[in-house]
RNA sequence: AAAGCAAACCGUCUUGUCGCUUCGGGAAACCGGGGAGGAAAGUCCGGGCAACAUAGAGCGCCACACUUCUUAACGAGAAGGCAGCCGCGAAGAAAUUUUCGGUUGACAGAAAGUGCCGCAGAGAACUAUACCGUCUCGAGUGAAAACUCGCGAUAAGGGUGAAAACGUGAGGUAAGAGCUCACGGAUCUGUCCGGUGACGGCAGAUCGGGUAAACCUUGUGGGUUGAAAGGCCAAAUAGGUUGGGGAUUAGGGCUGCUCGUCCGAUUUACGGUGCUUAGGUAUCGUAAGGCCCCAAUGGGUAGGCCGACUCAGGUGUUACGCGAGUAACAUCGCAGAUAAAUGACAGGAGUCCCGCUUGCGGGAACACAGAACCCGGCUUAUAGGUUUGCUUUCUUU
Repeated sequence: AAAGCAAACCGUCUUGUCGCUUCGGGAAACCGGGGAGGAAAGUCCGGGCAACAUAGAGCGCCACACUUCUUAACGAGAAGGCAGCCGCGAAGAAAUUUUCGGUUGACAGAAAGUGCCGCAGAGAACUAUACCGUCUCGAGUGAAAACUCGCGAUAAGGGUGAAAACGUGAGGUAAGAGCUCACGGAUCUGUCCGGUGACGGCAGAUCGGGUAAACCUUGUGGGUUGAAAGGCCAAAUAGGUUGGGGAUUAGGGCUGCUCGUCCGAUUUACGGUGCUUAGGUAUCGUAAGGCCCCAAUGGGUAGGCCGACUCAGGUGUUACGCGAGUAACAUCGCAGAUAAAUGACAGGAGUCCCGCUUGCGGGAACACAGAACCCGGCUUAUAGGUUUGCUUUCUUU
C1' cells in the first nucleotide's frame, strides 16, 4: 500500500421558484412554524394505553433456565463463571496442567422414574464379556526350538465400535489386574480459606457410560383481546316476523376448561283452591303482551368527531460506573393523514463514475426502501463512503 472478514456511524446538505399537507393568527386574501427510516419491513418478543364487574383459585397449555448487574419489562443487553474447540508458547518421564489470543454454548436435573444407544463386536448397563493373545498344570509329536489338544487363571497387549469398566508411570505377579504406590482426572462431602455470587483453592472418600432440540422432574413466569382496540354525536328503518324458555330461576358474564364470585327481567284478564269481617292476599292453571333471554329470518344506516402524538421523549454538559447504564443542570417540541400529503424544477456544496492538462470538464441523484396508537429489543434487506480491530499478500527500510 492492496485485498478479505467483523463491528460502529453516515447514507445527504443548502438557496430560490412553484405545488401538496398540517398547526397557529386572520372575515378572507395572506403571513409564520413543521412535514417519511436505519431499518418505517417482519409481526418474532416485552411493555404503555384501552375494554371486559372482580383479573381470584385450580387444571390445561405455553415460555424461560450458569451468576451478578442494567432496564418499565423481556426470551433483550453488560460484565463475569464453567465447559468445548482452534492457534502460539511453557512445565512434566508420561498422563495431564497452564499463560496469552480467538471462537462456540438450546449452560437447571441422568443420585425420582421410564425409554433409546442400529450395524460391527466376545461383550453396550443387575460390575457385563473372553474372539485373538498371555500364563500355570496335564497329555501327545519333535534332536532342539517349538507345535497341537484339555482343565483352569487373566483382562495389562491386539481387534470391533462414536463409546469397552478412570488415565500415565513404577513396583508386584505363574501371567495379570487400583493389587500397592506416586502423579493426574471425574463425582461426592466439608461448622475450612477466598469471592456479592456462579465458582475457585485445600482436605478426605469413592471409581463403568452417553442421551432430556427423548418422555419426564424441578424452579420461575404468563387473564384475554387489540387501534379494524375502544368511545361519543347525528340520521334512518320495521321496538318487524317465527319458534322455544321464563323467579330457589332462564340467562349474562373475563379465558381453553372447572370452581368461586357478581349482575339479573313481567303486566293484564279469566278460572280453581287456601286464608280473611268486607276489602284483600298467597298459590296453581289458561290466554294475551310495547317485560327479559336464546335461536332463526328480515329491514335500516356505512355520515361526522375523539382515540392521534408531551413522551419509560430528543439534544448538550458535568459527575459516578470495567461496562450496559444512572443522576443533576440546561435546552428543544421535531408528521398526524384516513385511501392516505411529505413533491417538481434550477444553481451550489458534499458523494460517486469517466476523461485529462492535477486542475478543469462532463455525467448520475445512485442501495434497501415509504409513517398509520406509541415505545424498548430481536431478525431480515442494503449501492457507496468513513472509522476501529484482525488475517493474508506485496513493497521499502